[in-house]
A computed fold for a 331-nucleotide part of an RNA from an Ignavibacteria bacterium, annotated as large-subunit ribosomal RNA, domain IV. Model confidence (mean pLDDT): 87 of 100. Its Rfam family is "Bacterial large subunit ribosomal RNA". Gene Ontology terms of the family: ribosome and structural constituent of ribosome. It was read from a public genome assembly.
Context: one part of a larger RNA
């Protein structure tokens, strides 16, 4: 040098992307215990004392209270055996996942909604079968897709595209249908060069009939999606409750907001800090938030990410020193 322990004056996160790592807490037994809640929790919150032997008492008697005395540096004497708080984002939660770089904010979940399905059910599997799952179920039951506890709520739009639902009419296959044209030739006609040409056979084929679908009507957005410009105006100035135009299917409503979305942006103001691109509260100019591709809340939870704070540390100032194991060096 390296690599597992460990110890370490004074400071105690200055380390660092970031307390990563360590280190502190720890067990029982008492006392205490907050905002906040869905009243069950939060909570071992937090924050405090106490622990050995011996002796006497007393009792519900392997104990446990009460008095006493006593020993060491230390008395859960050793191992094992929570650090804690506070604020915010995300997911309700317990659960699951990328076996060997990702455990999550992703996926699932009870809940809420639409939708098919009447039972030989839809659906799914199979070779179009037979047969089987749904199911020894039967619409409080099954199948598909969203959403994701719960509390409050889910606005406007149906023009496009999907579904349903409707038949008036237009458009339309295959088939029906055959009006006409074609080719062959018995036969006729001729200027001998052809021409015309029945019936059959044979190659086409017009009209007109034809369904569903599409054009059409109409419903349906917790179906797929979408939810404006631009110009004036109030007796400081600023702003625009108002008006005016132009386009749309209709012009973003509650709520939320520089946000896991904010480009400019390290926005502005307040907080925290001696000093903060992060953080936390407001504002709203939302380049580009928005209501089950659910909106905002939200108590518990979480090896989740963010930012603070106590306590404790060799992270650090700034190294040291010890133990054992390996490099290295001699053999």
């Nucleotide at each position: 040098c390296c690599g597992u322990a460990g110890u370490u004056a004074a400071g105690g996160a200055a380390c660092u992307c970031g307390g990563c790592a360590a280190a502190u807490u720890a067990a029982c037994c008492c006392c205490g215990u907050a905002a906040c809640u869905u009243c069950g929790g939060g909570a071992a919150a937090a924050g405090g004392g106490g622990u050995g032997u011996c002796c006497c008492g007393g009792c519900u008697a392997u104990g446990c209270c009460g008095g006493g005395a006593u020993c060491g540096c230390a008395g859960a004497g050793a191992a094992a055996u929570g650090g804690g708080c506070c604020a915010a984002g995300c997911g309700a939660c317990u659960g699951u996942u990328u076996a060997a770089c990702a455990a999550a904010a992703a996926c699932a979940c009870a809940u809420g909604u639409c939708u098919a399905u009447g039972c030989a059910a839809a659906g799914c599997c199979u070779u179009u079968a037979a047969g089987g799952c749904g199911a020894a179920g039967u619409a409080u039951a099954u199948g598909g897709a969203c959403u994701g506890a719960c509390a409050c709520c889910u606005g406007c739009c149906c023009g496009g595209u999907g579904c349903u639902g409707g038949a008036a009419g237009g458009u339309u296959a295959a088939g029906a249908g055959g009006a006409g044209a074609g080719g062959u030739u018995a036969g006729u006609c001729u200027u001998c060069g052809g021409g015309c040409g029945a019936a059959g056979c044979u190659u086409u084929g017009a009209a007109u009939c034809g369904a569903a679908g599409c054009c059409c009507c109409a419903g349906u957005a917790a179906a797929c999606g979408g939810c404006g410009g631009c110009c004036g105006u109030a007796a400081c100035u600023a702003u625009a409750a108002c008006g005016g135009u132009c386009c749309u299917a209709a012009g973003g409503u509650a709520g939320c907001g520089a946000a896991a979305u904010u480009c400019c942006u390290u926005g502005u103001c307040g907080g925290g800090u001696a000093a903060g691109u992060u953080c936390c509260g407001a504002c709203c100019u939302g380049c580009a938030c928005g209501a089950a591709u659910g909106g905002c809340g939200u108590a518990a939870c979480g090896a989740u990410u963010u930012g603070g704070c106590c306590a404790c540390u060799g992270u650090c100032u700034c190294g040291a020193c010890u133990a054992c194991g390996g490099g290295c060096u001699c053999g």